[in-house]
RNA sequence: UUGUUAUCAAGAAAGGUGGAGGGAAUAGACCCUGUGAAACCUUAGCAACCCUUUAGCUUUAAAGAAGGUGCUACAUUCUAUCACAGAGCAGCUGUGACAGAUAACUA
Repeated sequence: UUGUUAUCAAGAAAGGUGGAGGGAAUAGACCCUGUGAAACCUUAGCAACCCUUUAGCUUUAAAGAAGGUGCUACAUUCUAUCACAGAGCAGCUGUGACAGAUAACUA
């Protein structure tokens, strides 16, 4: 990198280095940022995908946190394109798909 499955309005921050950007990409909106962005490091924390224990054993449920990941502004920050539904001229609202992120497995 490919594919499959699951989840994504909950939760959780300080310090050091750094020095102007950042919120995935494009566009628009709205925000964060010299009261210090990204990135890296340290420590702490959150969660419970893998994992551990127990019960069940078809699906699963409860508890845990040593280890492998992940995460710790804003709903995946919001909208866009497609389908369906509602009322309906336009426009609006909702759901799903698509896209993205993470995990486990996979070629």
Predicted 3D model of a 107-nucleotide RNA (SAM riboswitch aptamer (S box leader)). Of the family's consensus pairs, 97% are formed in the model. It matches the Rfam family "SAM riboswitch aptamer (S box leader)". The family is grouped with related families in Rfam's "SAM clan". From the family's description: The SAM riboswitch is found upstream of a number of genes which code for proteins involved in methionine or cysteine biosynthesis in Gram-positive bacteria.